[in-house]
Context: one part of a larger RNA
RNA sequence: GCCGGCGACUUAUUAGCAGUGGCAGGUUAAGGCAAAGAAUGCCGGAGCCCCAGUGAAAGCGAGCUUGAAUAGAGCGUCUCGUCACUGUUAAUAGACCCGAACCCGGAUGAUCUAACCAUGGCCAGGGUGAAGCUUAGGUAAAACUAAGUGGAGGCCCGAACCGACUGAUGUUGCAAAAUCAGCGGAUGAGCUGUGGUUAGCGGUGAAAUGCCAAUCGAAUCCGGAGCUAGCUGGUUCUCCCCGAAAUGUGUUGAGGCACAGCGCUAGAUUUUAGCUCACUCAGGGGUAAAGCACUGUUUCGUCUUCGGGCUGCCAAAAGCGGUACCGAAUCGUGACAAACUCUGAAUACUGAAUGAGUUCUCUAGCAGUCAGACAGUGGGGGAUAAGCUCCAUUGUCAAAAGGGAAACAGCCCAGAUCACCAGAUAAGGCCCCUAAAUGAUGGCUAAGUGGCAAAGGAGGUGAACGCGCUUAGACAACCAGGAGGUUGGCUUAGAAGCAGCCAUCCUUUCAAGAGUGCGUAAUAGCUCACUGGUCCAGCGUGUUUGCGCCGAAAAUGAACGGGACUAAGCCAUCUGCCGAAGCUGUGGGUGGAGUAGUAAUCCUACUCUACGGUAGGGGAGCGUUGUGUUUUAGUUUGAAGCGUUAGCGUAAGCGGACGUGGACGAUACACAAGUGAGAAUGUCGGC
Numbered sequence: 001g002c003c004g005g006c007g008a009c010u011u012a013u014u015a016g017c018a019g020u021g022g023c024a025g026g027u028u029a030a031g032g033c034a035a036a037g038a039a040u041g042c043c044g045g046a047g048c049c050c051c052a053g054u055g056a057a058a059g060c061g062a063g064c065u066u067g068a069a070u071a072g073a074g075c076g077u078c079u080c081g082u083c084a085c086u087g088u089u090a091a092u093a094g095a096c097c098c099g100a101a102c103c104c105g106g107a108u109g110a111u112c113u114a115a116c117c118a119u120g121g122c123c124a125g126g127g128u129g130a131a132g133c134u135u136a137g138g139u140a141a142a143a144c145u146a147a148g149u150g151g152a153g154g155c156c157c158g159a160a161c162c163g164a165c166u167g168a169u170g171u172u173g174c175a176a177a178a179u180c181a182g183c184g185g186a187u188g189a190g191c192u193g194u195g196g197u198u199a200g201c202g203g204u205g206a207a208a209u210g211c212c213a214a215u216c217g218a219a220u221c222c223g224g225a226g227c228u229a230g231c232u233g234g235u236u237c238u239c240c241c242c243g244a245a246a247u248g249u250g251u252u253g254a255g256g257c258a259c260a261g262c263g264c265u266a267g268a269u270u271u272u273a274g275c276u277c278a279c280u281c282a283g284g285g286g287u288a289a290a291g292c293a294c295u296g297u298u299u300c301g302u303c304u305u306c307g308g309g310c311u312g313c314c315a316a317a318a319g320c321g322g323u324a325c326c327g328a329a330u331c332g333u334g335a336c337a338a339a340c341u342c343u344g345a346a347u348a349c350u351g352a353a354u355g356a357g358u359u360c361u362c363u364a365g366c367a368g369u370c371a372g373a374c375a376g377u378g379g380g381g382g383a384u385a386a387g388c389u390c391c392a393u394u395g396u397c398a399a400a401a402g403g404g405a406a407a408c409a410g411c412c413c414a415g416a417u418c419a420c421c422a423g424a425u426a427a428g429g430c431c432c433c434u435a436a437a438u439g440a441u442g443g444c445u446a447a448g449u450g451g452c453a454a455a456g457g458a459g460g461u462g463a464a465c466g467c468g469c470u471u472a473g474a475c476a477a478c479c480a481g482g483a484g485g486u487u488g489g490c491u492u493a494g495a496a497g498c499a500g501c502c503a504u505c506c507u508u509u510c511a512a513g514a515g516u517g518c519g520u521a522a523u524a525g526c527u528c529a530c531u532g533g534u535c536c537a538g539c540g541u542g543u544u545u546g547c548g549c550c551g552a553a554a555a556u557g558a559a560c561g562g563g564a565c566u567a568a569g570c571c572a573u574c575u576g577c578c579g580a581a582g583c584u585g586u587g588g589g590u591g592g593a594g595u596a597g598u599a600a601u602c603c604u605a606c607u608c609u610a611c612g613g614u615a616g617g618g619g620a621g622c623g624u625u626g627u628g629u630u631u632u633a634g635u636u637u638g639a640a641g642c643g644u645u646a647g648c649g650u651a652a653g654c655g656g657a658c659g660u661g662g663a664c665g666a667u668a669c670a671c672a673a674g675u676g677a678g679a680a681u682g683u684c685g686g687c
Base pairs, nucleotide, nucleotide: 001687002686003685004684005683006682011093012092013091014090015089016088017087018086019085020084021083022082023081025049026048027047031043032042033041034040053060054059063075064074065073066072096234097233099231103224104223105222106221107220108219114198115197116196117195118194119193120192121191122190123188125157126156127155128153132149133148134147135146136145137144161185162184163183165182166181167180168179169178200216202212203211204210209218237621238620239619240618241617242616247260248259249258250257251256261369262368263366264365265364266363267362268361273359274358275357276356277355278354280352281351282350283349289343290341291340295337296336297335300332301331307326308325309323310322311321312320313319372397373396374395375394376393377392378391379390380389381388402413403412404411417588418587419586420585422584423583428578429577430576431563432562433561437575439574440573441572442571443570444569450565456550457549460547461546462545463544464543465542466541467540468539469538477534478533479532480531481530483507484506485505488502489501490500513528517526518525589611590610591609592608593607594606595605596604597603622676624673625672626671627670628669629668634664641660642659643658644657645656647654648653
C1' cells in the first nucleotide's frame, strides 16, 4: 500500500412541541391481592395537572393591583384539559466517536548514576633530587660554604588503569554513543571490588537543570479517569420537496457564544393586507454637476484712496507736491474646495390611484450561518500601487452543471425532472484543424498593423474645411540682373550691407534691403531678398479627422490556440447559416393548486404550474440481526451460504435459472435494535 473483519448520535430521568389513542375533569405512585409457564388482571386517590385570578405581600376575589379617586392604566373573566405511547428538541449525566500536554492520591525504585559511610584491592619502568643528617672548611660560638648522604612533591616522562581534546569511519551501525589514528591524568581532590545510607511537594549535585535503571524544569507504576479539549480528524443505505449565511449588536470578544437578520416545517389570519412591475400624481432632499452670493484659497489689471518706502519745496516741524516702488480695501478679470453653497439634477426613497403578477404577515417547533471571493459602479486608506485593504450598491461564484472566452470558481450567454440518431435560437462564430459564407456592397490599412504600451517625433497615406499665389503664367529648375549717392552717421587701430549704437532716406530702374547668410585684419569674393527671360498647370500654407510608422532592451522559444492569412485584418451596411443540458416538438415520472366523476379529504381523469443545489429543515421508503403469529409455508426429489447469469423496479434493492453446498428456514403483518463504511497518521488479521 491493497484486501477482509470490527469501527461513531446511545440509554435513563425530567421538561417543551408535534402526531396517535383513552377519558371529559384526567391520572395513579409506593405498596398490596390473584396468577406461577408469567405475562397479565384487580385493588391502592397519598400525590400531580386542571377547574380563578390578582398583588411584593397581608389580602381581596370575577375581579385584583396602582391611586386621593367612582379617573386612567396593567393583568384577568366570557373555558379546556389530562394520562399514556411514538417522534423530535433541550437539560442532567462520559452523552456522536477517537485524541492531549497536565493536576492529584497511593505505591515501586540508588543492581544505572550522584554523594556519603564501612571494609578490602590497585598504580611497569625511568627522571628530577626539597627538608634533615654526616664529613670537611669556617666562626669566640653561630651564621655561612662545599662534598656526600637522604628520598620530599595535588613534581617530570611514560604502560596498566581512569578519562574523552581532534579527525576519519560508522549513521536500516559491531554498537539506541562503537571502531581506528593521534590526545589528557597516571602517589592523588587518584582509580576500583563488596556491603550499606539518602526517594519524587523528594534526594544527590567541585553546579551542566546535571543525575536518580536507554525516562527528568520534576522518575516509574496503578488509581481519580471515559479529566477537560470554544481545537484537529472521522461519522456507514436510497429517493422526493424546500433551501440559506459569511451581516448588525454585545461579549476577558475576535477561528467561540447569545439575541436579531436570512432557511425549513405546521397552523392561524388576510384579498379592504404585503411585495414586484408598468403608467400617472404628490412629496422632502442638498449628492453629481455647476457656481463664487457666504467661509476660506487664488491670477492679472485699473481708478480713487487709507497706510508705508523713496524723493522735491522748507533751517526744522507742520504742511503742500512728485513717484516706472510696495500694497490693504473697492471695482473689473480668471480659477479652486470632503468638513464652502446664490443654485441644483438623474437615480434612489416616501405616499396615493389604476392595471398585471405574486404572496406577505403572525404564532409555534427545528436549524445552519457570524473566515467570504471576484467583477462593474460610487468612495476612504495606499503611491488615483497590488490577485492590496476597508465601506456602499448590483451581479456571479460560494451552493451552478451546459455553451463561449485556446486552457481559465467569481467575465459573457444561459439556470441541468427523465428519454430522443428531431426543430428553431443566445453569447460567440462560419479558410483548415473545427459545426457553419474562401458570402455580398462601399471604403481603409501595407505596418503581419491586425496579434501588448506612453510622452514625444515624422514630406506614410485617406477624408473634410479654410487662407494665399496662379494662362496678365503661379511653384520648382535653368539663363541673366541684383545698381548709384555711399566706405550713411557714430564708434573704432580698422568697422566699407554683414563687432556694436543711431538712423533706415533719396536716385537710376523691369528690379535690387543703408542689406538674409557665408566670408575678410578691414576691403575683396560667394549668396539671399527683389526683378526680367525660358518653361507651362496647378502651387504654397493652416486646422480637424480615419488607419498606419518610429519611440519598443530580460532572462528555455512563447504577446493570433496552431496552421496559415493582404484578408482569413479594420470600419459601415446587408442576407444566410452554425451554435447550449436555455426554448420548442414527442413520450414518461414526481411535487403543488384547481376542476370533474364519487358518499369521500381515497382513487381515477384532465388543466395549470413547478422539479440545479452546500450548511440545514421536512417527507417517503429499501435492506440487516433478533422476537411474536410460528412446533408456519417450504425443505435430503436438497434449506441457509457461495459462484455465474436472464428479467423487473425511480433508487436503496427484488428475483428466475444453473452450479456448488449439505441442514435449515422464507413470505405477510407487527415488534425490538450492538441496523448499512471508503476515508478517522483508525483497529485486528492476511498478502
The prediction has a mean pLDDT of 84.
Large-subunit ribosomal RNA, domain II from a hot springs metagenome, 687 nucleotides, folded computationally.